[in-house]
Molecule: SAM riboswitch aptamer (S box leader)
Organism: Actinomycetota bacterium
RNA sequence: CGAUCAUCCAGAGCGGUGGAGGGACAGGCCCUUUGAAACCGCGGCAACCGGGGUAACACACGGUGCCAAUGCCUGAACGAUGAGCG
Numbered sequence: 001c002g003a004u005c006a007u008c009c010a011g012a013g014c015g016g017u018g019g020a021g022g023g024a025c026a027g028g029c030c031c032u033u034u035g036a037a038a039c040c041g042c043g044g045c046a047a048c049c050g051g052g053g054u055a056a057c058a059c060a061c062g063g064u065g066c067c068a069a070u071g072c073c074u075g076a077a078c079g080a081u082g083a084g085c086g
Base pairs, nucleotide, nucleotide: 001086002085004083005082006081007080008079013042014041015040016039017038021031022030023029025075026074027073028072043067044066045065048063049062050061051059052057071078
């Protein structure tokens, strides 16, 4: 990077740096100088894989992920996350 399988109406912040964007894309509609993105520190949510168990399941130790709005709504040959495979 590609396809496959599973899931996507729940949940989760406070500082510092920063200075105008962000919510993938299109049309909407939102968030944002009462500071956007990004980066840093500490914190939290959750339970896909590893680890425990005969299993139901329990834990949250390890690997990820996530912490505005139903993946914000609609559309799509669309997107995101995890796992194994190539």